This is a predicted structure of a 104-nucleotide RNA (Glycine riboswitch aptamer) from Falsiroseomonas oryzae. It matches the Rfam family "Glycine riboswitch aptamer". Rfam describes the family as follows. This family represents the bacterial glycine riboswitch.
[in-house]
RNA sequence: AGAUCCCGCGCGGGAGAGAGGUGCCCGGGCUGCAACACCCGCGCACCCGCCGAAGGCGCAACCGGCCCCCGGAAACGCUCAGGCAGAAGGGCCGCGCGGGUAGG
Numbered sequence: 001a002g003a004u005c006c007c008g009c010g011c012g013g014g015a016g017a018g019a020g021g022u023g024c025c026c027g028g029g030c031u032g033c034a035a036c037a038c039c040c041g042c043g044c045a046c047c048c049g050c051c052g053a054a055g056g057c058g059c060a061a062c063c064g065g066c067c068c069c070c071g072g073a074a075a076c077g078c079u080c081a082g083g084c085a086g087a088a089g090g091g092c093c094g095c096g097c098g099g100g101u102a103g104g
Stems, first nucleotide, its partner, number of pairs: 005100009018048001020047005026041004049084003055080001056078003062072004
């Protein structure tokens, strides 16, 4: 002196897939003398169909090792978690600020 590498913060962008069904509780509404009927909403349970881009898990080839084995990746695979109107979240990308560092 200093990154095009690493970390943190802020701002912006950021996909996919049923506003699915049934039952129950609660609250509200409607008709009525009377609601357990009917309609709407929160929640819970179950069922069916799907999505992959928080997180998690898996590894052919290849690389490394102390080599019958072990370790190592993703935007790949799984779908545990999460998600399937909007909002939120969102790998990742861009910009700005701050810090660290390699080469020089």